[in-house]
SAM riboswitch aptamer (S box leader) from Piscibacillus halophilus, 109 nucleotides, folded computationally. Its mean pLDDT, the model's own confidence on a scale to 100, is 82. Lineage of the source: Bacteria > Bacillati > Bacillota > Bacilli > Piscibacillus. Its Rfam family is "SAM riboswitch aptamer (S box leader)". Rfam's curators write: The SAM riboswitch is found upstream of a number of genes which code for proteins involved in methionine or cysteine biosynthesis in Gram-positive bacteria.

RNA sequence: UUCUUAUCCAGAGAGGUGGAGGGAACUGGCCCUAUGAAACCCAGCAACCAUCGGGAUUGUCCUGACAGGUGCUAAUUCCAGCAAUGAUUUAUUCAUUGCAAGAUAAGAA
Numbered sequence: 001u002u003c004u005u006a007u008c009c010a011g012a013g014a015g016g017u018g019g020a021g022g023g024a025a026c027u028g029g030c031c032c033u034a035u036g037a038a039a040c041c042c043a044g045c046a047a048c049c050a051u052c053g054g055g056a057u058u059g060u061c062c063u064g065a066c067a068g069g070u071g072c073u074a075a076u077u078c079c080a081g082c083a084a085u086g087a088u089u090u091a092u093u094c095a096u097u098g099c100a101a102g103a104u105a106a107g108a109a
Base pairs, nucleotide, nucleotide: 001109002108003107004106005105006104007103008102013042015041016040017039021032022031023030026081027080028079029078043073044072045071047070048069049068051065052064053063054062055061056060077101082098083097084096085095086094087093
C1' cells in the first nucleotide's frame, strides 16, 4: 500500500511548552481558535486485540477488571454531496434507509 471482517449518537484536561491556525481530501455549508489553533509533554478515556475473572440458551454470546499492543480525548465520522422511500407551502426543506468516501482495530497478501 491492497484485500477481508467488525465498529463509528458512549467515554476522556479551565495542566505545561508552543505560538496561528484547525475541523482527512475536493465542493458547499456550519463551526472551533489570542478567553490561545496545530504540534510536543504530562494527564485522562477504554473501542478493538491481549491478559485475568463471572454468567448463559456454549462453533457463540453477555458481562466485570486491567491498561500490555494499537487507538482516542469540540460538535454523530460536525453536516451535506450519489440513490431510494415518505412528508411538505410544487418549491425548497425535513425525516428514514442504502451506497460512496473516511477513521480505528483484527486478520491476510